A computed fold for a 192-nucleotide RNA from a Schleiferiaceae bacterium, annotated as Group I catalytic intron. Of the family's consensus pairs, 83% are formed in the model. NCBI's taxonomy places the organism under Bacteria, Pseudomonadati, Flavobacteriia, Flavobacteriales, Schleiferiaceae. Rfam family: Group I catalytic intron. The literature on the family includes a 1990 paper in Annu Rev Biochem by Cech, "Self-splicing of group I introns". About the family: Group I catalytic introns are large self-splicing ribozymes. It was read from a public genome assembly, where an Rfam model found it.
RNA sequence: CGCCGGACUUAGAUUAAAUUGAGUGCAUAAAGGGAAACCUUUAAUGUAGAACCUCUCAAAUUCGGGGAAACCUAUAAAAUGGCAAUCCCGAGCGAAGCCCGAAAGGGAACGUGUAGAGACUUAACGGGAGGGGCCCUAACGUAAAGACGAGGGUUAAGAGAAAGUCCAGACCACAAACAUCUUAAGAUGGCA
Numbered sequence: 001c002g003c004c005g006g007a008c009u010u011a012g013a014u015u016a017a018a019u020u021g022a023g024u025g026c027a028u029a030a031a032g033g034g035a036a037a038c039c040u041u042u043a044a045u046g047u048a049g050a051a052c053c054u055c056u057c058a059a060a061u062u063c064g065g066g067g068a069a070a071c072c073u074a075u076a077a078a079a080u081g082g083c084a085a086u087c088c089c090g091a092g093c094g095a096a097g098c099c100c101g102a103a104a105g106g107g108a109a110c111g112u113g114u115a116g117a118g119a120c121u122u123a124a125c126g127g128g129a130g131g132g133g134c135c136c137u138a139a140c141g142u143a144a145a146g147a148c149g150a151g152g153g154u155u156a157a158g159a160g161a162a163a164g165u166c167c168a169g170a171c172c173a174c175a176a177a178c179a180u181c182u183u184a185a186g187a188u189g190g191c192a
Stems, first nucleotide, its partner, number of pairs: 008023005024048004028043006052131006062091006071082002092112003098107003116167001118166005132155006140149003178189004
């Protein structure tokens, strides 16, 4: 310089913009921890620039329980009801790696439970190992210097199914009709 892709994630109402809820990072403050880098928690406002690479694991996926906003409904206003992003708990169970053990087995982390009911495959933004970038230096070894060994910190969140293949009647095109329950929203028959 050219080409391709992206503009934090997710849900809501008919799309974009704008906006609302939930979560994430960054910027600010306070408290606590630390020698420091930095970490944890809380509060409010603003904002979305940045947030690395390689190898490896694919099992459990069960039985129960609790919470949840915006929005829709209801009401004079509430209560209430609904949808649902999503936050968790108990028992059981689990691949690779780690710890204990001669072994059998046990343990910690993490996961499962937690999809649109659900089945399956892959493998990452998940688990494990190694490496890289950036930052710090109390102790140990060098030493002029965190310059090096070493040690520590950091490198966001999304998997309440991510990428895919499937998934019941009629009709059909992304919507509607029918039956039952309901004041309604809506739910069920039937995940669409």